[in-house]
RNA sequence: GAAGUGGCUCAGAUGAUCGCGCUUUACCUUGUGUAAAGGGAGGAAAGUCCGGGCUGUAUAGAGCAGGAUGCUGGAUAACUUCCAGUGAGGGAAACCUUGGGAAAGUGCCACAGAAAACAGACCGCCCAAUACUUGUUAUCGGGUAAGGGUGAAAUGGUGUGGUAAGAGCACACCGCUUAAGUUGGUGACAAUUUAAGGCAAAGGUAAACCCCAUCCGCAGCAAGACCAAAUAGGGAGUCGUUAAGCGUUGCUCGCGCGUGGCUUCGGGUAGGUUGCUUGAGGCUGCUGGUAACAGUAUGCCCAGAUGAAUGAUCAUCUAUUUGUCAGCAAUGACAAGGCACAGAACCCGGCUUAUAGAGCCACUUCGCAU
Numbered sequence: 001g002a003a004g005u006g007g008c009u010c011a012g013a014u015g016a017u018c019g020c021g022c023u024u025u026a027c028c029u030u031g032u033g034u035a036a037a038g039g040g041a042g043g044a045a046a047g048u049c050c051g052g053g054c055u056g057u058a059u060a061g062a063g064c065a066g067g068a069u070g071c072u073g074g075a076u077a078a079c080u081u082c083c084a085g086u087g088a089g090g091g092a093a094a095c096c097u098u099g100g101g102a103a104a105g106u107g108c109c110a111c112a113g114a115a116a117a118c119a120g121a122c123c124g125c126c127c128a129a130u131a132c133u134u135g136u137u138a139u140c141g142g143g144u145a146a147g148g149g150u151g152a153a154a155u156g157g158u159g160u161g162g163u164a165a166g167a168g169c170a171c172a173c174c175g176c177u178u179a180a181g182u183u184g185g186u187g188a189c190a191a192u193u194u195a196a197g198g199c200a201a202a203g204g205u206a207a208a209c210c211c212c213a214u215c216c217g218c219a220g221c222a223a224g225a226c227c228a229a230a231u232a233g234g235g236a237g238u239c240g241u242u243a244a245g246c247g248u249u250g251c252u253c254g255c256g257c258g259u260g261g262c263u264u265c266g267g268g269u270a271g272g273u274u275g276c277u278u279g280a281g282g283c284u285g286c287u288g289g290u291a292a293c294a295g296u297a298u299g300c301c302c303a304g305a306u307g308a309a310u311g312a313u314c315a316u317c318u319a320u321u322u323g324u325c326a327g328c329a330a331u332g333a334c335a336a337g338g339c340a341c342a343g344a345a346c347c348c349g350g351c352u353u354a355u356a357g358a359g360c361c362a363c364u365u366c367g368c369a370u
Stems, first nucleotide, its partner, number of pairs: 001366010012317007020040001022038006028031001042341001046352002049350005054220004061253004066216005071085005086099005100211002105209002107205003122148002124144004129139003132135001156174006175199002177196008224274004234265006245257003281300001284297005321336006
């Protein structure tokens, strides 16, 4: 200097004038009042994908169904999140992606190919017979899976022997599988020893069905609570009081309530207060931990609207871009333009998606110079 990988921060500033909402204080004519002070939309507020806090469901339960997760150890309120480690795959590397089971069973693997699993012989190799043009020929039969072809994948690999030609047919060395160990590690795992020709037990696929292990009540702030007001505690049908029925995913059992239940027609109200912002809260320092994070100390309070506030105008400056001029270059001056994605609605922890521009940290590799 270049290429790449992982992560973090900001995402306009200042001043003036006017306007809006909330909190606190004071005053009054008690009102959408006046005055002062203080705060007032994000890194994703988005998607509603996970997990909770909180609220309700009388009190619980069991089974089935259903759903979710899936290596090991930790963190956390919890999670499908995060941290560390480890197996497999990709990459030259930094790093990235991913993880129960295919020997319980079923299904699928197009096309090509002889054949894709209770597999098979297209070309080929060998033996024997027959015929004849006597040969590297043709036909029929038998043996064969070492060689070739097809394919993502075709009966473990290399070598030697053996055979009519071949084949784990046999042997040597490897690989895989199974069984039994040894060492290290909390563990997932890693290294290693012995035995067995066991080698179509196929190979792949489980975000295919399935099996195994673990976990899971449900509904949701439009949840709920309180106050006020109004109407018609109205009409019809059906079931039932020997119990029908109702009870917050579905079914069954169980439990509780129980004279009403279900369907339908019609009428009134749909207003206010609260929930509602002090929290598993954030900044900084110290201690422990590889880390995620935990503990601790001082100090901080940082929106609470309800058709929905958090804004508008002017001036100056700034990031970046374009153009002109000057300059060897660094750079300077002037003009234009001016920030992307985008807006709280009970709160919080994550994940995913969108994003103009600027900056910073660490690491990998290559080149050059010293």
Molecule: Bacterial RNase P class A
Organism: Ghiorsea sp.